[in-house]
RNA sequence: CCCUUAGAGUUUGAUCCUGGCUCAGGAUGAACGCUAGCGGCAGGCCUAAUACAUGCAAGUCGAACGGUAACAUUGAAGCUUGCUUCAGAUGACGAGCGGCAAACGGGUGCGUAACACGUAUGUAACUUACCCCUAACAGAAAGAUAGCCCAUGGAAACGUGGAUUAAUAUUUCAUAAUACUAGAACCGCAUGGUUCGAAGUUAAAAGAUCCGUCGGUUAGGGAUGGACAUGCGGCCUAUUAGCUAGUUGGUAAGGUAAUGGCACACCAAGGCAACGAUAGGUAGGGGGCGUGAGAGCGUGGUCCCCCACACGGGCACUGAGACACGGGCCCGACUCCUACGGGAGGCAGCAGUAAGGAAUAUUGGUCAAUGGAGGCAACUCUGAACCAGCCAUGCCGCGUGUAGGAAGACGGCCCUCUGGGUUGUAAACUGCUUUUAUAUGCAAAGAAAAACAUCUUUUCUAGGGUGUCUGACGGUAGCAUACGAAUAAGGACCGGCUAACUCCGUGCCAGCAGCCGCGGUAAUACGGAGGGUCCAAGCGUUAUCCGGAAUCACUGGGUUUAAAGGGUGCGUAGGUGGUUAUUUAAGUCAGAAGUGAAAUCUUGCAGCUCAACUGUAAAACUGCUUUUGAAACUGAAUAACUUGAAUAUUUUUGAUGUGGGCGGAAUAAGUCAUGUAGCGGUGAAAUGCGUAGAUAUGACUUAGAACACCGAUUGCGAAGGCAGCUCACAAUGUUUGAUUGACGCUGAGGCACGAAAGCGUGGGUAGCGAACAGGAUUAGAUACCCUGGUAGUCCACGCCGUAAACGAUGUUUACUCGUUAUUUAUGCGAUAUAGUAUAAGUGACCAAGGGAAACCGUUAAGUAUGCCACCUGGGAAGUACGGUCGCAAGGCUGAAACUCAAAGGAAUUGGCGGGGGUCCGCACAAGCGGUGGAGUAUGUGGUUUAAUUCGAUGAUAAGCGAGGAACCUUACCUGGGCUCGAUUCAAGUUGACAGUCUCAGAAAUGGAUGAGUCUUCGGACUGGUAUCAAGGUGCUGCAUGGCUGUCGUCAGCUCGUGCCGUGAGGUGUUGGGUUAAGUCCCGCAACGAGCGCAACCCUUAUCUUUAGUUGCCAGCACAUUAUGGUGGGGACUCUAAAGAGACUGCCUGCGCAAGCAGAGAGGAAGGAGGGGACGACGUCAAGCAUCAUGGCCCUUACGCCCAGGGCUACACACGUGCUACAAUGGUGCAUACAGAGGGUCGCGACAUGGCAACAUGAAGCCAAUCUCAAAAAGUGCAUCUCAGUUCGGAUUGGAGUCUGCAACUCGACUCCAUGAAGUUGGAAUCGCUAGUAAUCGCAUAUCAGCAAUGAUGCGGUGAAUACGUUCCCGGACCUUGUACACACCGCCCGUCAAGCCAUGGGAGUUGGGGGUACCUGAAGUCUGUGACCGCAAGGAGCGGCCUAGGGUAAAACUGGUAACUAGGGUUAAGUCGUAACAAGGUAACC
Repeated sequence: CCCUUAGAGUUUGAUCCUGGCUCAGGAUGAACGCUAGCGGCAGGCCUAAUACAUGCAAGUCGAACGGUAACAUUGAAGCUUGCUUCAGAUGACGAGCGGCAAACGGGUGCGUAACACGUAUGUAACUUACCCCUAACAGAAAGAUAGCCCAUGGAAACGUGGAUUAAUAUUUCAUAAUACUAGAACCGCAUGGUUCGAAGUUAAAAGAUCCGUCGGUUAGGGAUGGACAUGCGGCCUAUUAGCUAGUUGGUAAGGUAAUGGCACACCAAGGCAACGAUAGGUAGGGGGCGUGAGAGCGUGGUCCCCCACACGGGCACUGAGACACGGGCCCGACUCCUACGGGAGGCAGCAGUAAGGAAUAUUGGUCAAUGGAGGCAACUCUGAACCAGCCAUGCCGCGUGUAGGAAGACGGCCCUCUGGGUUGUAAACUGCUUUUAUAUGCAAAGAAAAACAUCUUUUCUAGGGUGUCUGACGGUAGCAUACGAAUAAGGACCGGCUAACUCCGUGCCAGCAGCCGCGGUAAUACGGAGGGUCCAAGCGUUAUCCGGAAUCACUGGGUUUAAAGGGUGCGUAGGUGGUUAUUUAAGUCAGAAGUGAAAUCUUGCAGCUCAACUGUAAAACUGCUUUUGAAACUGAAUAACUUGAAUAUUUUUGAUGUGGGCGGAAUAAGUCAUGUAGCGGUGAAAUGCGUAGAUAUGACUUAGAACACCGAUUGCGAAGGCAGCUCACAAUGUUUGAUUGACGCUGAGGCACGAAAGCGUGGGUAGCGAACAGGAUUAGAUACCCUGGUAGUCCACGCCGUAAACGAUGUUUACUCGUUAUUUAUGCGAUAUAGUAUAAGUGACCAAGGGAAACCGUUAAGUAUGCCACCUGGGAAGUACGGUCGCAAGGCUGAAACUCAAAGGAAUUGGCGGGGGUCCGCACAAGCGGUGGAGUAUGUGGUUUAAUUCGAUGAUAAGCGAGGAACCUUACCUGGGCUCGAUUCAAGUUGACAGUCUCAGAAAUGGAUGAGUCUUCGGACUGGUAUCAAGGUGCUGCAUGGCUGUCGUCAGCUCGUGCCGUGAGGUGUUGGGUUAAGUCCCGCAACGAGCGCAACCCUUAUCUUUAGUUGCCAGCACAUUAUGGUGGGGACUCUAAAGAGACUGCCUGCGCAAGCAGAGAGGAAGGAGGGGACGACGUCAAGCAUCAUGGCCCUUACGCCCAGGGCUACACACGUGCUACAAUGGUGCAUACAGAGGGUCGCGACAUGGCAACAUGAAGCCAAUCUCAAAAAGUGCAUCUCAGUUCGGAUUGGAGUCUGCAACUCGACUCCAUGAAGUUGGAAUCGCUAGUAAUCGCAUAUCAGCAAUGAUGCGGUGAAUACGUUCCCGGACCUUGUACACACCGCCCGUCAAGCCAUGGGAGUUGGGGGUACCUGAAGUCUGUGACCGCAAGGAGCGGCCUAGGGUAAAACUGGUAACUAGGGUUAAGUCGUAACAAGGUAACC
C1' cells in the first nucleotide's frame, strides 16, 4: 500500500440475557433416486495386506568363451531333378561358461508414535558399480570346471558317476603405495587433521576387434546415490505414576564401510520421569488438499519426495548396492500335482476371476514418441510409458433454435360465472439461420535424432550441412459440401427460515418433517391438478469435513443470582516481582548470506476457436541456520538504596485459643413439713400423674448442663467458630522510624485446621430428645399436636472431613467524587463527660463507571496488575466402573450408552394465595317474611314411548325461548298421498277449470256431474304453456352479522405528546384527603384528552302561568226523594303544555382545599329528594329454532299435503310458585276509600230467567262522556272457642254452563255431594333498609276458549332493624409471594402396575493381544575342532553360542455372552396418596 469479517429460526402471555439445538455457504476418489444430446480435460476397490484360473510385466551381450540343437545362405557329394546327406564355411544362435542388469522402474499402506517423517546442521567416524577428469600400469605361469560324450537313478521335479575341454572364470609368482608401524614440521574443532621423509611388511591386471576403437588394474579428484549422528517440530488417555540389569557409564579385546552396549568380559551404580517417563489406544510422514477474513480446524485419494512391506515369521548368501515383490534356505498356514516314495506355488506388477461391499473400469493397441537395461552398433526387451475402450464420477465448453405473430384461438385451471383472469407470443402461421447430429470428400501437427550415404571444418576429442528411412493413436483432430427446425429437457421445491399460490380429495386417518411444527370437514405444510420459483444435462437425497460457532475464546469468552471461586490457612516446585548505576547480549529489533526440491496457490504473458487444461516468467513459501550490528525493555552478573517485607522498641483493645479455680438463678430428684382432690395437657381431648396424698407452698440436700440482665447495625478470629467471674500460658494489633536491605506476591502437588451429625474406648446423664410406645387428629396419619422415652447431646482420648462450610463474591498491590453512623488508637483541645483531624476496622446511602437486570459502587461486581482454582445445554449423575482414604457410615477422583429442544437467570403485565392493608355491597350482623316438611300448579332431569319435536344446564338453565300445545300452532310419531312441487314475480293464453251436486275415502285426494266464469272492462280467480326464483325448524353459535344474558350501574378501561427503562413496560391512573363514583381537592415528570361516572331525557313530590271538555262545582240560579242532572263559572280538584324550584346557596363548627357534620334556619322537597331509561374496554369459542348469512348435506325426499296420535306419559329426583295448617282467624250480614288499563267479530249498563256458571232481550259507547267495575284488605254487628275443627281445601261422584268443526286422550267455569295431607316444617337455604318488607285486591298482553297460582303493570294498608365490619360470599384499589399464563377447576412429586430401550452387577462360560519363567529348538552367521577329501588354499563331518517356531505353568490386562438382579430413560387419558410452587395450608432448602 492492497485485500478482508452478513445472519436467521426455536425456551416466554410478552421482554432482556445466558445457553444449547437447527438452517442458509463451500467441498468430496463418493453412493442412491429420477432424468439424459455432444465434446474437451481429469479421475476411477475408500471394504477383505482376503483367495487367486489364464496370459503377459527383466533381460541382454557371439565385439569375453567352448561350441552348433533349430532356421537360413553358400559350397560339396549322392542321385530317384527336387529330395537326401555332408561342411560352423557364412548369417545367426537353443542349452552352457562368463560379464553387466536384475537393489531401477511398477504396486500397496500391514506394521511403525520411531531420528519414521519434516527442517536445519554435523561426519576430524564413513561408503559409492556404471559416468567425467588426472596419473601410473598391464610381466610370467598353472590347474580345474560347465557344456559336449558315455553310463545310470527317479512318476516327476531333479539328479549321480566316469572321461575330456575353453575363457575378460579361477589360482600362483613378479613389479608397484598415498595402506600399516615408528619420526619431524605445520594447523585445527575435544578425540585430531595435513604435509614431508627413511626402513620394513603385504596386495594388481584381460583381453576382444570390422583396426576406428571398446575394455582391464592401482591411486587421487569430481559427480551421483547411500549410511550414521544431533537440535527443533507435529496424536489421544493420568480411571496408565513410577520405569529400567546390557539397564547408565568406564576399561580391554571383537565386529562393521563407519561411530556406538552394536556384541562380549570385568568394574562402578547409575539412567529416564509431573516440561508426563512407563503403559494402553489410534495412525505411514511431508509437499499439499478442503474450509476459513485470518488465526485455526479437518484431511493426506490422484501428482511429487521419504519410509515401510511383498502369503505369516526367521535367516543369511551373492553383489558397488539387498538381508532382495516376479532370488535362495528353514519353520508355519493354505492351495495344487503325485506312480504315495516325493515334489510345486505366492497378482499389495498390467489385465482379469471369486468373495466382501452402498460402491470403483478392458483378460485392448504400440514401442511411433519419452524414459530404462544390455550391446561398439544394428538391435532386442520394456502391462514403465504413450494411446484407445467403459463410467455424467468431477471440472469446463456447446447445443436443443431465432425474428415476427392477438381471433389474446382451442384445451386446461381459477373466479364475484350471459362474463373475466391465467397458461400466453406460448401455439398455429410467415420469414431467417444451420452450431450440433447425419451423409460425402479432402486431410494434419506430433519426426527429430540415431543409423546409413555423401560433403565439409578440425592437432586430437569432436562439430556442421544435404539426402534416405521410421506414426500405435488414425483416415483421428481439422476443413469443405449437402440436408432440413430438422436429431436433442429434465429434476427439486412453493407454511416461516427461503425465491415461488390457488382449487379439489382426505379428515389426528393416510401421510409430511432440516428446526419450529402441519393433519381432529373450509390444510398455500398430507395426496393430485393448474400455475409459479430455482437450477439445468443435470437435479435432488444420504454420508463426511470446514464454516456460520466469539459454542474451548492466541487473535477472541466467562465464574454474586444463568454452568463456574477450592471450607480455611501455611507452604514446596513453578509463575511473577520495588528504586539507581555499570557490564553482558539469552530473549528482542535491524542488515546480509545460505537453505526453504518440483508441482500446487497468487500475478503477468502465451498455447489449444473460448474455458477447463497446459506452458513460461515473476512473486510467494510468513520457516530454519549462519553472520554483522543495536542495547530501550525482559533476562543474567556486579555494586548500591529504602518506600514493599520483616525485626526491635512502646503500648492498648477484644465473647481470640488452651488449661485450672470459683459463682448464682433455673430445672429435676430426694427428705421433712403444710395441705386436699384434683393436676397436667390441648383447637378440643385423651394417654399420663394423683387418696399408698399428687399439683401447689416452705425448708434443706444432691446432680448435671447452660450462663438471664449487660447485648448492640458491637467486638475477636484464617475459616469453622467464640459469651458467668477469675488466674496462668500462647497468639493477634499500635507507636517510634532504631535494625536488615526486596528477604516480596501467588501457590499445582503437600501439610495443618475444619459446624453439626456419625464411629471407637472409658466416664457422665439434670434438661432436651432421633428410634420406639401410647393418646389424639384423620378417609387413612408409619406425620404435624400431646404424654412418656433409648441412642445422642456433656467430658477425655482417637477417627470422620463433609454443610445453603454463603458476602452463594479466591488472594495480592495500586488508582478512582461524596454524605453519614459506629468501634479502637493517636494528635490538637483543658488529662473535657464537647468538638475536630488522621489511621485501622464495622455499617448505611449515593456521583462517575460497571451490569441482562436485580444491583455493586474506596470493604467494587469500577479502572488496571500478578498468581491460583473452576465452567462449556438439560437429564442420565456427582451415578457406574477403576483407583485411593476410612473401623464403618461414607469421602475424594469421576464417565458413557440412551434421551429431550429445551433446561435456566433477571425483570414485566396479569391471574391466584387457607399473604397483608384500605374500602364497598341486604355480604355478614340486627330484624321481618319465606323456601326446604303437606297438597297442588308449573318447568327440568330421569324413565317410558311409535313419538313423548328442539333448544337452554352452577352463579348467568329449570312459571326459561312459550305474552298462552284440544285441531291449527307443530318442528315429533303412525298411516295415506304429491314430485317444478305448499309459495312468489312477470308474460301471453285457457275458461274443458273453479264452483255446485253426488259417490269412494279418515281427510288430502280421486271419480262423476256440469255448459252460465265473475266483472266497475281496469282486472280478479282457475287450468295448462314457456320462463325466473324451488324448498329444508337438516348440520356447523367452534366459520359469521345483528341482537341478548352475565360479571355489573361494578368504577373502571384507554389514548396523544412528554419523561423513565436496552426492552416487555412504566409514568399519567400511584401518594395524602374526600366521594355513591378515576367524584373532587392537594401534591407529583407529567400535561392534556377519549369511552365510562355524573348531568342533559321521562316520571313522581310543591307552586305559578296559560287553557277549561267528556273532567271539576266554591259562589249564583233551575230541577230531582237523591245525583254537576241543567244554566252558568275557572275559584278549587283534575287534565296537559310552559315555567319556577335545590345550588351545600345561607348560618355555626372542623378542614389548606375538596368536603364533612348539625333531629341548624328557610323550604313542598336537603345534600344524588324517590323511581325509570341509559350498561365503558372486555370475559364466558355463553345462545344457526325470530331474522340474515358462508360452507357442507337431502332432492319421487331430510321437501310438500292430509287424518289420527304425541309434545299433557309416571317407581322417582330437583327448581319456581299457589293454598294452607288457623282466633292479628273463619263464616254471615251491613258498609267506606283507589290507581292504571281494555273495549265494535268488542265492552255491554239495565231488565227478565236460573241457586249459580250463564242465557234471553237490550240502552249507551270507536270512549276524561258509555262500559268492563264489585276494588280487597279495612270498618260495624253477629257467630265459631282451639278441635284435624264452621281450619284446610286436595281427591272423587253426580248434574250443568260456555267457547269452539270438535272438549275421549286433553279446556275453563258453576251447583250439589265428598272432605285427603297438613297442627309452622331436619340439615341447609332465599328475599328485603321505607312508602321498602309484609299484606290486600285491580288491570292488561297473548287469546275462540283456557290449564294464569305465571308474566307485566296499578294502586290500598303499611312495619321492624342496622351496635358494627371480627367472620361467610362477591367486588374495587395498593402492596407482597409465585415453579401459575388453558392463568389454583393452575402447576406438579414419588412408589406401584404395563410396554419398549440402553446400561451396571452377576455363579460362570468363551475369545484376544502382550509379558514372565522353564523345556525344546529348524535354517543360518560366528566360533572350536577337523584322524576323512585336497599338492595347497580350503572343505565335508562333529561340537558350541544365539534364534524363528513349538510346548508347559502361574498370574495380570482386555472383549463377547449369561440364569438372575439393580437402578435409569421413555410411553394422550392405569393405581395410591398430595411432597413442592401462595405463609402451598407443619416456611422451604443444604

A computed fold for a 1486-nucleotide RNA from an uncultured prokaryote, annotated as small-subunit ribosomal RNA. Rfam family: Bacterial small subunit ribosomal RNA. RNAcentral holds the sequence, with entries from ENA. Its mean pLDDT, the model's own confidence on a scale to 100, is 82.